A computed fold for a 1415-nucleotide RNA from an uncultured bacterium, annotated as small-subunit ribosomal RNA. Rfam family: Bacterial small subunit ribosomal RNA.
RNA sequence: AGAGUUUGAUCCUGGCUCAGAACGAACGCUUGCAGCGUGGAUUAGGCAUGCAAGUCGAACGGGAUCGGCCCGGUAGUAAUACUGGGCCGUGAGAGUGGCGGAAGGGCGAGGAGCACGUGGAUAACCUGUCCCGUGGGUGGGGAUACCGUCCCGAAAGGGGCGUUAAUACCGAAUGGGGCUUUCAGGCCGCAUGGUCUGAAAGCCAAAGGCGGGGACCGCACCGCCCCCCCCCCCGGGAGGGGUCCGCGCACCAUCAGCUAGACGGCGGGGUAACGGCCCACCGUGGCUUACGGUUAGCUGGUCUGAGAGGACGACCAGCCGCACUGGGACUGAGACACUGCCCACACUCCUACGGGAGGCUGCAGUCGAGGAUCAUUCGCAGUGGGCGGAAGCCUGACGAUGCGACGCUGCGUGGAGGAUGACCGCCCUCGGGUUGUAAACUCCUGUCACGGGGGGCGAGGCGGAGGCGGUGAACAGCCGCCCGAGUUGACGGUACCCCGAGAGGAAGCCACGGCUAACUCUGUGCCAGCAGCCGCGGUAAUACAGAGGUGGCGAGCGUUGUUCGUAUUUACUGGGCGUAAAGGGCGCGUAGGCGGCUUUUUAAUUUGGAUGUGAAAUUCCCGCGCUUAACCUGGAAGCCACAUCUUAAAACGGAAGUUGUGAGGGCUGGAGGGGAAUGGGGAAUUCCGGGUGUAGCGGUGAAAUGCUUAGUGUUUAGCAGGAACCCCAGUGGGGAGGCCGCCUUUUUGGACGAUAAUUACCGUUGAGCCUGAAAGGAGGGGGGACCUAAAAAGGUCCGUUCCCUUGUUGUUCCCCCCCGUGGCGCCCCUAAAGGGGGGGGGGGAUUCCCCCCCCCCCGUCCCGGAGCUAACGCGUUAAGCGUGCCGCCUGGGGAGUACGGCCGCAAAGGCUAAAACUCAAAGAAAUUGACGGGGGCCCGCACAAGCAGAGGGAGCAUGUGGCUUAAUUCGAUGCAACGCGAAGAACCUUACCCGGGUUUGACAUGCAGCUGCGCGUCCCGUGAAAGCGGGAUUCCUUCGAGGGUGCUGCACAGGUGCUGCAUGGCUGUCGUCAGUUCGUGCCGUGAGGUGUUUGGUUAAGUCCAGCAACGAACGCAACCCCUGUGUCCAGUUGCCAACAGGUAGUGCUGGGGACUCUGGACAGACCGCCCGUUCACGCGGGAGGAAGGUGGGGACGACGUCAAGUCAGUAUGGCCCUUACGCCCGGGGCUGCACACGUGCUACAAUGGCCGGUACAGAGGGAUGCGAGGCCGCGAGGCGGAGCCAACCCCCAAAACCGGCCCCAGUUCGGAUCGGGGUCUGCAACCCGACCCCGUGAAGUCGGAUUUGCUAGUAACGGCGCAUCAGCUACGGCGCCGUGAAUACGUUCCCGGGCCUUGCACACACCGCCCGUCA
Repeated sequence: AGAGUUUGAUCCUGGCUCAGAACGAACGCUUGCAGCGUGGAUUAGGCAUGCAAGUCGAACGGGAUCGGCCCGGUAGUAAUACUGGGCCGUGAGAGUGGCGGAAGGGCGAGGAGCACGUGGAUAACCUGUCCCGUGGGUGGGGAUACCGUCCCGAAAGGGGCGUUAAUACCGAAUGGGGCUUUCAGGCCGCAUGGUCUGAAAGCCAAAGGCGGGGACCGCACCGCCCCCCCCCCCGGGAGGGGUCCGCGCACCAUCAGCUAGACGGCGGGGUAACGGCCCACCGUGGCUUACGGUUAGCUGGUCUGAGAGGACGACCAGCCGCACUGGGACUGAGACACUGCCCACACUCCUACGGGAGGCUGCAGUCGAGGAUCAUUCGCAGUGGGCGGAAGCCUGACGAUGCGACGCUGCGUGGAGGAUGACCGCCCUCGGGUUGUAAACUCCUGUCACGGGGGGCGAGGCGGAGGCGGUGAACAGCCGCCCGAGUUGACGGUACCCCGAGAGGAAGCCACGGCUAACUCUGUGCCAGCAGCCGCGGUAAUACAGAGGUGGCGAGCGUUGUUCGUAUUUACUGGGCGUAAAGGGCGCGUAGGCGGCUUUUUAAUUUGGAUGUGAAAUUCCCGCGCUUAACCUGGAAGCCACAUCUUAAAACGGAAGUUGUGAGGGCUGGAGGGGAAUGGGGAAUUCCGGGUGUAGCGGUGAAAUGCUUAGUGUUUAGCAGGAACCCCAGUGGGGAGGCCGCCUUUUUGGACGAUAAUUACCGUUGAGCCUGAAAGGAGGGGGGACCUAAAAAGGUCCGUUCCCUUGUUGUUCCCCCCCGUGGCGCCCCUAAAGGGGGGGGGGGAUUCCCCCCCCCCCGUCCCGGAGCUAACGCGUUAAGCGUGCCGCCUGGGGAGUACGGCCGCAAAGGCUAAAACUCAAAGAAAUUGACGGGGGCCCGCACAAGCAGAGGGAGCAUGUGGCUUAAUUCGAUGCAACGCGAAGAACCUUACCCGGGUUUGACAUGCAGCUGCGCGUCCCGUGAAAGCGGGAUUCCUUCGAGGGUGCUGCACAGGUGCUGCAUGGCUGUCGUCAGUUCGUGCCGUGAGGUGUUUGGUUAAGUCCAGCAACGAACGCAACCCCUGUGUCCAGUUGCCAACAGGUAGUGCUGGGGACUCUGGACAGACCGCCCGUUCACGCGGGAGGAAGGUGGGGACGACGUCAAGUCAGUAUGGCCCUUACGCCCGGGGCUGCACACGUGCUACAAUGGCCGGUACAGAGGGAUGCGAGGCCGCGAGGCGGAGCCAACCCCCAAAACCGGCCCCAGUUCGGAUCGGGGUCUGCAACCCGACCCCGUGAAGUCGGAUUUGCUAGUAACGGCGCAUCAGCUACGGCGCCGUGAAUACGUUCCCGGGCCUUGCACACACCGCCCGUCA
C1' cells in the first nucleotide's frame, strides 16, 4: 500500500466481498510446563445452608462458671471424692450506655439530568472522629432496662406490679466566649453586602473513668494532689460534603407546539443553606429542538485509525444511581439508610389458622433461563478498616490457593554428526522423482516434568529484665526514647539451590482455483458435496471426498459473532449533481448567510505570552526489580481543554466618517405575437330552408359499418352559429416561466440605447411563506361549428382491448377550486483567440436622403482555442477559473409504494416518506462485432429473360426414414446426410444373428523347459465345415549343437468394444467470396483507431489519385498443367506431296520429312499500336492477329466459423473385455415390406417408332489378358485361334444421313410384371447374379402446390471408354468425343455475399434479448 467482482473487450460511476487489528467471548479439533492477568455480558429472575459489623468491664448495675485459700459436714484407716459457708481471683450470656453499623463490598435496574466531564461561584452553607489555640468541667434531682413476681400467646412477642446504677435522662449555677437585636466608628467588595472594634439588652455549657500518692492536713476517705483517657463553650486548620452557574456530552420532526406552581412580585413558612422548595395574595407570563417518544449509567480511558474521526465504557480508578417493588419519615456530624424502623403490594416460608417471619445487585453455593462464565477452599501472617488506654477482638475488604489455553508472556517436546540418499508410503514419461539428514546408527546435552536433600524474602510489630529523658512533692505512677530474653507465616516445605536418573514423558490445527503462500493421484459424475466474493461438481475436478506431498501458524489452530480500518462509500481534513444517484417547473421576497473603495478607532473573532487547573492509573520516553518477558515500579513528557491576566492590530466584525465603480432614480428615444380590456373583419367547415339534378355517395392496402329515390353526392344564391386567424413567417421577436401571431382603440409591465449635473452600498442569495402557472381532470353556470378520449359498430388477425374506417358523448370555448415536464441564481476573471450569421439601439464616415462600409452596447444562433470532462461533449450565453447563498444525491429492486400527518370536493390525486424481503449487481460513455420487415454503393444462373429443359404424377433402379426381424452390423441427418463411406454384400467381404468349435490363441516379440519329434506331400476314420483322432513318406547334417518347427508354461497378443465433446491427420462448408493481419509511426486515459477510410476503377484490398501514415505478410493475380496458332528439332509402330515399283484393293514396297500427326523446345498477347475519354489508373472503339482485354478449362481454398464429419481407413490418450466384447467354421442376415422421402433410369411418342442401307470420333484398356478373319447358333454365346506386352494387334461408336413402313391409337408408343426355354461366370446362382430367345404385355397420353440445373462448344441430345470386378443387380461414379441451341430489358423483388454508414437494452451475438399471466 491494495485486491476480486457488472463487459466480447474498455474507461468511468457504483455497491458487494477479501487481506489487518481487537475482544470479559462462544463453538470444533488438539493440549507438556510456568509466570502475570482475567472469568454470570443473559433473568435488577427466585434462593436452601454457612459466613460477610462489631467492639468497649478503663461509662453502669449485675455476676453464671472455673481456680486458689480458710472453716465445717458426709464416706473412707488415710491419700482423696462429694458437699455447705467465708475470702481472693476469673469474668461468659443478656441488659443500660458510648463509638461504629452513612465506610468497606456489590450491581447498572432507573435516569437525557447540573447525572457526568471541565471551569467557576458560595458575600447563601454544614462538618463526628483528627490537628493547633483559649477557657471550663460547680452543685442537685427524678426515673428506667437488666432482675424478681404475676398474667396473655402455638410462636414471634407483649402487658401489670416491685427493686436498682451510670459518661443514660432532667432542672439550677458560672459566662472567658458564642448567638440575636439596636446604636457608634474604621476598612473592603461585582450587586444583595462582607469584615473588624466598642457599647447596651436578652439567650446559651459540661461527666466522669483506670491507675498512683498521702507532701499539702493529726488519721481515714475524698477532686485533696499527680498521670492518662474522657466531657463542655469558643476561635482556627485539614480533609469531606451540600447548593448555584458557563460550556461540553445520544437518536427520532412520520413528536410542532408545551405550560396553572406554570413565569414573576410582595409577605411568610421551611432548610445547614439560596430558591415556587412550600403557602396566602397580586400580575400574566415562561419555554420552544420545547413538549412527546426511543435508547443509554457518565468519565479517566479501551479498541481501531496516518490523522481527523468512528465504535465501545469488562477488569482498575473518580463521580452518580440502586438495595424484593412502591412510599415515608425517625435517629444521627453524616441516611431518607444493602445485611435499621413504619406502611402498602407481590412472592416464599412457619402456624395450634388467631397470627407471625424473610429480602445474596456482599463471599462461596443452588435452581432457572442461556451459545456461555469458577471453590459452599485457607488465613487475618501482611495491607487497610471498626472498637478499645492497651493486650486484643471483629473484618468473604484483603492476602492466598484451586478451576477454565479466556488473554498476554516465557520455556520445552532435544543437539551435533550421519548417503549405496535404506525401507514403507506417494507419484511416474518406468529412466526415475519425492518423503529426506528425515530415520536407523554414532557421539553428546540435561531446560521442563519425575525422585531425593537443603530451603527463603515477605516480620514491621508485640514484648520480661535493664538504661536514659520528661511530668511530678515523689526514689510511686504515667509518658517518650534506646537496648532487648522470648514470641508471631495462610501461601508452604512453595520460590530458589544442590544431587540422581534418563532422549527417556510432551504436536497439533488450518489451508493449498483466483484474491492468497502451498499440487499431484484416486474415488465421485450437476450426485454426494464445497463456497468470504467471483464461483466449482453433468467421466481425466490442483475448487467435492480420501491419500501422498507442500504452505502457514504452533500449545495452539480454525470457525462464528461484534467493532474500527480498508471506505475519499456522509468527503472538517476529503466527494458530487448536462447524459452515471442528484438543480427545486418559474418568480417575488421574510428570517438567516455573505458583502464595493478609502481613513480613523475599537478589540467580540483572531495572535503571542504568563499564571492556575487539567486526580492517580493508562499511552509514549529514560531507568529499576522479578534468570528474560508479560508484569511491577521510579522519574520525565503529555493530557491537543477551560479560567484569569496581559500583548498585537494585518485580516474579519463593530463604531464614526469618505468615495463613486455596485444598486437605484431623472430626462429622452426607438423595437417588439409582453399582459388586460374593447369594438370590428373575411375565408373555410357544419347546420337550416329554396332552386338545380339523378343514382349513387363516402371510405380503404382492399373492404365493410355509415348516408341515400322520403332525392344523397354535385352545383347555385341565402340564413344561422361557434371556433380558429391563410399569405407575411424567418434555428426572426417578446416574456421569469407557463406561453404569446387577423385588424382598431384604451390601459399597463419589462428590457435596451443615449445622456449624466441625482441618491450614496440602499447589494446578493434566499429555509419557510406567497403569487401566477401548459395539456389534462373535477364542481357550478353558459356555449357547442370543426375535431374528438371513453363506450359502440365495421374491418384486420390464429386471436387482439392496437394501428385503419363509420358515427358519436364528455372535453376542447367563456366566468369561480386542485395538480401540473426540460440545463440553480448573482458577481468577477480570461485577451497569450477568436471567426461567422441574423435582431434592436447609438455613433462615425459619405450624402439631397436611404442603403452598403467602420466602431460601441444589449440580446440571439453556428463553429472553434486554452481549459475542463469517464467519454460524449461544453467552450466569454461555460459544463473553464474564483467566490457567496439556496436546493438535491449516497448500490439495484421493493418504492416515490405502505403507514402516519398535511393539502384537496366524504374526488382524481398531490406533498412528506419508510421497513421486511431480495440481488452482485443496477448503471454512464465510448469500442469492436453481429443483427435490423435502417440507408447508400456493388457482386453472384440470386431474380428476371430463356432452354416446347428437368424433378414433384407413372413403372423400375438405388439410397434413407419407418416398420418388421434371431439378425435385418455400423456410421452419415437443414443447406454442407439420403446412386453418401461402398471404384462391385450369392460364400468370402462381414463388423450382425443362430449353431458347432478353440484358449499363448488367426498375427508380433522375448524367456524357460521338453522334443529329431515337426513342416511339406499322400492316405484313413468322424464331421456340415472348422476341428478332433490315426497312419505313411521326403531333405540338410561335422550326429555335438545351431537354425527352423511343434508341445508345455510365463510375459503378452487380440478387440470394427466406448468416448470425434480428450486428440493427430484428412475432409466438408461459408467460398474463388475479397478479404484477414503485422512492424514502425501517429491519434485515443483505454478497449481501440489509423493503415484497410475517401474519389475513381477492377473479376479482385486489381490498379490509380488523395490522405498521418510508411512499409510488409497471408489471400487475389501471375508462375504450373491441358487446350487454341506458328516456328525449330526429331521421324517409328504414325504420315504420303513429289519420284519409282506393285496390287482386285489397301503407304503395300523402295524411299521421303514436305503435310497430318506424335512430343520436346521456343515464339506469341503486353491495353504494345491508333482514335476518343481520363490527373492517373483505366474504359470505349479500331487495326493487325490463330487468339484481345484474366482467350477457354484445370490444379490451387487467406485469418477463421460450425465442440461440423470421421476412434469403422490408419494413428492415438483414457476407460472397458481376457476359455471372451478375442479367434476359426457351417448356415442365415445386411436384398426382409402396409408405408414416406431423396437421387436417377425408361417412357408417355410422328423433331417419333420399326426395317434396310451408308458414314464420321476421342480418350482409354489389354498376358490365368484383349482376342481378329473363319465356322456353328435367331440370340446370349460356342468352336477355334492369326496377331498383340501394343502410335504396330485387338476392343471400338451412336445420334446424324439415305430409302421404306407405321398415321395419332394405350398404338408397330411404352416396356413393367409374369410363364417357358437358354447362355455365361463361379465350389455353389433357393433365399440372392447378369445376359439371350419365345410368349405375356401393366402403369403411363407430359404430371398440383412447388422446386432444380445451365450464359457457349455451355445447356440439351447421342453414343464410347475406364476403375472396382470370377461374375454382376452400373440406370451409379470418373472420363471421352459426336450433334449442337435459346436468352440476359434490367437489379424493384426472393436467396447468398462484399464495402461504407446508422440504431441497439444483442455478444451463446435476432434461432438474440425480454415482458405479463398461470403452474